[in-house]
Context: one part of a larger RNA
Molecule: small-subunit ribosomal RNA, 3' major domain
Organism: metagenome
RNA sequence: UGACGGGGGCCCGCACAAGCGGUGGAGCAUGUGGUUUAAUUCGAAGCAACGCGAAGAACCUUACCAAAUCUUGACAUCCCAAUGACCGGUCUUUAAUCGGACCUUUUCUUCGGAACAUUGGUGACAGGUGGUGCAUGGUUGUCGUCAGCUCGUGUCGUGAGAUGUUGGGUUAAUUCCCGCAACGAGCGCAACCCUUAUUUUUAGUAGCCAGCAAGUUAAGUUGGGGACUCUAGAGACACUGCCGGGGACAACUCGGAGGAAGGUGGGGAUGACGUCAAAUCAUCAUGCCCCUUAUGAUUUGGGCUACACACGUGCUACAAUGGUAGUUACAAAGGGAAGCAAGACCGUGAGGUGGAGCAAACCCCAAAAAAAGCUAUCCCAGUUCGGAUUGUAGUCUGCAACUCGACUACAUGAAGUUGGAAUCGCUAGUAAUCGCGAAUCAGAAUGUCGUGGUGAAUACGUUCCCGGGCCUUGUACA
Numbered sequence: 001u002g003a004c005g006g007g008g009g010c011c012c013g014c015a016c017a018a019g020c021g022g023u024g025g026a027g028c029a030u031g032u033g034g035u036u037u038a039a040u041u042c043g044a045a046g047c048a049a050c051g052c053g054a055a056g057a058a059c060c061u062u063a064c065c066a067a068a069u070c071u072u073g074a075c076a077u078c079c080c081a082a083u084g085a086c087c088g089g090u091c092u093u094u095a096a097u098c099g100g101a102c103c104u105u106u107u108c109u110u111c112g113g114a115a116c117a118u119u120g121g122u123g124a125c126a127g128g129u130g131g132u133g134c135a136u137g138g139u140u141g142u143c144g145u146c147a148g149c150u151c152g153u154g155u156c157g158u159g160a161g162a163u164g165u166u167g168g169g170u171u172a173a174u175u176c177c178c179g180c181a182a183c184g185a186g187c188g189c190a191a192c193c194c195u196u197a198u199u200u201u202u203a204g205u206a207g208c209c210a211g212c213a214a215g216u217u218a219a220g221u222u223g224g225g226g227a228c229u230c231u232a233g234a235g236a237c238a239c240u241g242c243c244g245g246g247g248a249c250a251a252c253u254c255g256g257a258g259g260a261a262g263g264u265g266g267g268g269a270u271g272a273c274g275u276c277a278a279a280u281c282a283u284c285a286u287g288c289c290c291c292u293u294a295u296g297a298u299u300u301g302g303g304c305u306a307c308a309c310a311c312g313u314g315c316u317a318c319a320a321u322g323g324u325a326g327u328u329a330c331a332a333a334g335g336g337a338a339g340c341a342a343g344a345c346c347g348u349g350a351g352g353u354g355g356a357g358c359a360a361a362c363c364c365c366a367a368a369a370a371a372a373g374c375u376a377u378c379c380c381a382g383u384u385c386g387g388a389u390u391g392u393a394g395u396c397u398g399c400a401a402c403u404c405g406a407c408u409a410c411a412u413g414a415a416g417u418u419g420g421a422a423u424c425g426c427u428a429g430u431a432a433u434c435g436c437g438a439a440u441c442a443g444a445a446u447g448u449c450g451u452g453g454u455g456a457a458u459a460c461g462u463u464c465c466c467g468g469g470c471c472u473u474g475u476a477c478a
Stems, first nucleotide, its partner, number of pairs: 001478002003475003007472007015462002019426005026316008034307002042053002064302007073125001077124002079121006088103005106115003127291002130289003136285002138280003141276001143274001148187006154163003167178003193268004198236007208225002212223003239262001242256005318419001322378006334365003339358002344353003385416001390411007432454007
């Protein structure tokens, strides 16, 4: 100087407390361990691995296993020779790749050749998701959006170092003020950026329709209009600016006015010096080591989907604040050309036929968005709760749904009556609850990322648990 303390002081955080809803019990989905297996490819391991890499394993992917094949190679450059092709098409063989036969078939030219392509040969080489993340770059997690981390000059100290950065206040903040052997500065904080909340103006189509006409079963449908909503450019607005109290005449703080919004208005992006030999050689790049008729390459089939069990994360429930049937409203944000697909017809349905329109403020996905409201019924039961499992018949995608897809109809109707010890999230348009959309994607979400609807309770407080910051003290630790 640090680190540590079941030392002290001060302060903060959904850290506790106060509340609300969960997990832990059931069924299923998904990931992991274990076991099994020819193979169940590999990585991730307290927080910070476990719906993680994977924004999507039937083949492919695919790295694993079995079998069958290739050896200058599936891919690149160079050299030599041959050919004029290559591509494409037909037949044959195979589980498939490989292989065999046939047809078709270049350009320029000074006619020497050249270009290009294929095949064959030779070796230099290719190739490796093989090892090492404890050889590395790059990227990422975490402490933590915590308020810290440093430097120059000066001063003090023999020196390691100290000071500044400590102290008194204050703040979300090393934020600001005052004081001070310090005076300044840098990286962080804040601001600048995006979005949301109010408004002015400009513009008015594909969006809108108040007033004026026309028109319809209905309809901004038409003429027209820019008022309104909205769209998207440019501005305005919030700054402790104003008033009062407190304070040290400061920083600041408490209350009030005005205001759409008040003291950082809400949300996002943004992550200092560093810590964990943290993660990744399987995104990529790369040193060294290793393989080179194989640890490389091709193909078929299988596996990654196994199942006594254990754990994590979720979905659905156990019902009456509910289930079922009918009726009836109100969104936002997205996507669409190898695409989204309307009206119509067929089917109980998944869906099919057909195809108007739309590269989309135009048309479509898309519908009544669902919870909510109203009416009826069920009457507390393993039920008109719950839907697992199983049988039969189908639909769709796709060469192909057996291993191993999703969905539909009918039938079947399991566990489950609110969950031990323990444990998690959340402070406001939040929790809880309800649908909708997108990426990936041929098909395949209860996951992920967005979007809006309805919409709470509680916070006395900082004694205690956990984590963190500052000062100080002790130490046989570095």